[in-house]
RNA sequence: UGAGACGACCAGACAAUCGCGCCAGCCAAUGGCAGGUGAGGAAAGUCCGGGCUCCACAGGGUAAGGUGCCAGGUAACACCUGGGAGGCGUGAGCCUACGGCCAGUGCAACAGAGAGUAUACCGCCGGUUUGUUCGCAAGCCGGUAAGGGUGAAAGGGUGCGGUAAGAGCGCACCGCGCUUCUGGUAACAGAAGCGGCAGGGUAAACCCCACCUGGAGCAAGACCAAAUAGGGGAACAUAAUGUGCGACCCGCACUGUUCCCGGGUAGGUUGCUUGAGGCAGAUGGUGACAUCUGUCCCAGAUGAAUGAUUGUCCGCGACAGAACCCGGCUUAUGGUCGUCUCAACCU
Numbered sequence: 001u002g003a004g005a006c007g008a009c010c011a012g013a014c015a016a017u018c019g020c021g022c023c024a025g026c027c028a029a030u031g032g033c034a035g036g037u038g039a040g041g042a043a044a045g046u047c048c049g050g051g052c053u054c055c056a057c058a059g060g061g062u063a064a065g066g067u068g069c070c071a072g073g074u075a076a077c078a079c080c081u082g083g084g085a086g087g088c089g090u091g092a093g094c095c096u097a098c099g100g101c102c103a104g105u106g107c108a109a110c111a112g113a114g115a116g117u118a119u120a121c122c123g124c125c126g127g128u129u130u131g132u133u134c135g136c137a138a139g140c141c142g143g144u145a146a147g148g149g150u151g152a153a154a155g156g157g158u159g160c161g162g163u164a165a166g167a168g169c170g171c172a173c174c175g176c177g178c179u180u181c182u183g184g185u186a187a188c189a190g191a192a193g194c195g196g197c198a199g200g201g202u203a204a205a206c207c208c209c210a211c212c213u214g215g216a217g218c219a220a221g222a223c224c225a226a227a228u229a230g231g232g233g234a235a236c237a238u239a240a241u242g243u244g245c246g247a248c249c250c251g252c253a254c255u256g257u258u259c260c261c262g263g264g265u266a267g268g269u270u271g272c273u274u275g276a277g278g279c280a281g282a283u284g285g286u287g288a289c290a291u292c293u294g295u296c297c298c299a300g301a302u303g304a305a306u307g308a309u310u311g312u313c314c315g316c317g318a319c320a321g322a323a324c325c326c327g328g329c330u331u332a333u334g335g336u337c338g339u340c341u342c343a344a345c346c347u
Base pairs, nucleotide, nucleotide: 001343002342003341004340005339006338007337008336009335010334012313013312014311015310016309017308018307020038021037022036023035025033026032027031040319044330045329047328048327049326050325051324052217053216054215055214059250060249061248062247064213065212066211067210068209069083070082071081072080073079084098085096086095087094088093099208100207104206105205106202107201121148122147123144124143125142126141127140128139129138130137131136156174157173158172159171160170161169175197176195177194178193179192180191181190182189183188221270222269223268224267231261232260233259234258235257236256242254243253244252277296278295279294280293281292282291283290284289
């Protein structure tokens, strides 16, 4: 100097004038005065987990769905932290849908001899018959799976010995299986011994195993006011039916249930913002985080509030607007800072 990896923070600032929403205070009160406060790191996607409300007094099972290495964190999670294994990268670092194929059933086109209780196409070796230019060629029988070919994948790998030619046939090392020991909470890692050991892949295929799970949702729900027609009709039933709870069964509760036609209202209040809350410090922990102390109150709209103008500064402002609330993940995006890695050059 260039290229990269990881992490943290900000999201224009200051001042003035007018305007808008909410809160609480005062007043001479359909308004006025002064005060406080007023969109995000993702408010987005609606992908997860909850709080809260109702079904509802609410239990068990089947089915269904979700997760899938180990240990922690958390209200909880498919999230986060740390570790293990596998993989990618020169490296800093990053990724993982990471239980089981010896429970069963499937799937793998084509090629190839053969692709799952799978094989002999070309070859190699031995014997024999015929021919012969005496080098060999062709046929038959037997042995073979080391060499070659096909394929994504062909039945452990490399080397040595051995054999008619070969082959774990034997041996060494690696691999695989079993046993024991050591370290670790564990996933796992290492060591030693024994065994020639041979039935591949795929579960983001069905499936099996372990653990977890009621449903609906603030348009939930509660209250008030007003209005209409305290309307009309049909079916089933009479404590067993039936109804209620996502499907089914048991159980529980209640005692009528279901359907059709017609009419009225859809207005207001609440839920609605003090929270698994923010900030700072200390202690503990590798860390996520936890505990303690202090301090602060920081949107609650409802056809939807934060806008306009002027001046100065500057890093010249990207992506983009709450609607019950919170914890995550994913996606979009401008800038500043820090640490680390690699390459080249100079000293």

The RNA shown here (Bacterial RNase P class A) has 347 nucleotides and comes from Methylophaga sp. Its Rfam family is "Bacterial RNase P class A". The literature on the family includes a 1998 paper in Annu Rev Biochem by Frank and Pace, "Ribonuclease P: unity and diversity in a tRNA processing ribozyme". It was read from a public genome assembly, where an Rfam model found it. The prediction has a mean pLDDT of 78. The model forms 97% of the base pairs in the Rfam consensus.